[in-house]
RNA sequence: CGAGCCCGUCGGACGGCCGCGCCGAGCGGCGAGAGUCGUUCGUCGAGGAAAGUCCGGACUCCAAAGGGCAAGGGUGCUGGAUAACGUCCAGGCGGGGCAACCCGACGGAAAGUGCAGCAGAGAGCAGACCGCCGAUGGCGUCCCGAUCGCAACAUCGGGACGAUCAGGCAAGGGUGAAACGGUGAGGUAAGAGCUCACCAGCGUCACGGGCAACCGUGGCGGCUCGGCAAACCCCACCCGGAGCAAGGCCAAGCAGGAACCGGUUGCCCGCCGAAUGGUUCCGGGUAGGCCGCUAGAGCGCAGGGGCAACCCUGAGCCGAGAUGGAUGGCCGUCGUCGACAGAAUCCGGCUUACAGACGGGCUCGCCGC
Numbered sequence: 001c002g003a004g005c006c007c008g009u010c011g012g013a014c015g016g017c018c019g020c021g022c023c024g025a026g027c028g029g030c031g032a033g034a035g036u037c038g039u040u041c042g043u044c045g046a047g048g049a050a051a052g053u054c055c056g057g058a059c060u061c062c063a064a065a066g067g068g069c070a071a072g073g074g075u076g077c078u079g080g081a082u083a084a085c086g087u088c089c090a091g092g093c094g095g096g097g098c099a100a101c102c103c104g105a106c107g108g109a110a111a112g113u114g115c116a117g118c119a120g121a122g123a124g125c126a127g128a129c130c131g132c133c134g135a136u137g138g139c140g141u142c143c144c145g146a147u148c149g150c151a152a153c154a155u156c157g158g159g160a161c162g163a164u165c166a167g168g169c170a171a172g173g174g175u176g177a178a179a180c181g182g183u184g185a186g187g188u189a190a191g192a193g194c195u196c197a198c199c200a201g202c203g204u205c206a207c208g209g210g211c212a213a214c215c216g217u218g219g220c221g222g223c224u225c226g227g228c229a230a231a232c233c234c235c236a237c238c239c240g241g242a243g244c245a246a247g248g249c250c251a252a253g254c255a256g257g258a259a260c261c262g263g264u265u266g267c268c269c270g271c272c273g274a275a276u277g278g279u280u281c282c283g284g285g286u287a288g289g290c291c292g293c294u295a296g297a298g299c300g301c302a303g304g305g306g307c308a309a310c311c312c313u314g315a316g317c318c319g320a321g322a323u324g325g326a327u328g329g330c331c332g333u334c335g336u337c338g339a340c341a342g343a344a345u346c347c348g349g350c351u352u353a354c355a356g357a358c359g360g361g362c363u364c365g366c367c368g369c
Stems, first nucleotide, its partner, number of pairs: 001365010012334007020045002023042008047340001051351002054349005059243004066269004072239005077091005092106001093104004107234002112232002114228002129173002131169003136166003139162009181199006200224001202221008247291004256282006262272003298317002301314005
């Protein structure tokens, strides 16, 4: 200098003018007051994703949400972190990359059931299309011997050849994502873990390392017994339901009536409640206010522990809370002005969208000293 990987930060700034919302203070009007309306000043006023609503919690109600069973759902290597998680960190194993590094629903296929299109001879304890052999049995041709006979034929026995039938084989070819290990030697009619040596893989035993997942070394075994569980299933662990329109209070208004009687989402136990009550339906009324509502698993800083996620301690800080729903507009300067997008109970994550700017660490290649 070029190419790339990982982690983190920001996502317009400053000034002026105008406007809006919450809160605090002052003044004025109304009101007995609580308050309310107007006005002035001051503080604060969207995000890294506020989003998708996909997980996990806090909180609230359902009955003190308690125990067991069943059903259903979820998770799935190991250890740790955490309030919890399907998240995060570290490690193992597998895959990708020259590397930095990245990706993985990554328990069980010798419990059982099931699935595999096309191609192919054969797809699960399979199979023989081409091919190889044809030892063994047969067939054909030829030769030899024996019997009968002058001889030939015939019969019997033996041998050679043929690839002709039965049969043997799975080495080679071919199909496929996948064809029941690989190389070499022996062996054979031809072959084959059929046998042997080495290698790979599986199982098992011992030793060593590690908390563990797992790894390493050595021995033994059958020589090899495939894939799919984001198919059913099995195993282990976790999960009660509904959600801030939760739920509570106040005010205004109306017209009552009918039916049923326990609730706890299936069952058992237990518990709660038994009518001035509850559930359902029909009819009528209202469309107001307050609380919940933001100080919290909070934020950054310093010190300490830990490889890290994270935890502990200290002092400091307060950074939206609307309810027709505020967070905006104009001008100037910074050479250019911008992306994705906006709270609605609150947190921890994941996922998705995103113009551009900055910081740190690392890898590979080339060149120079």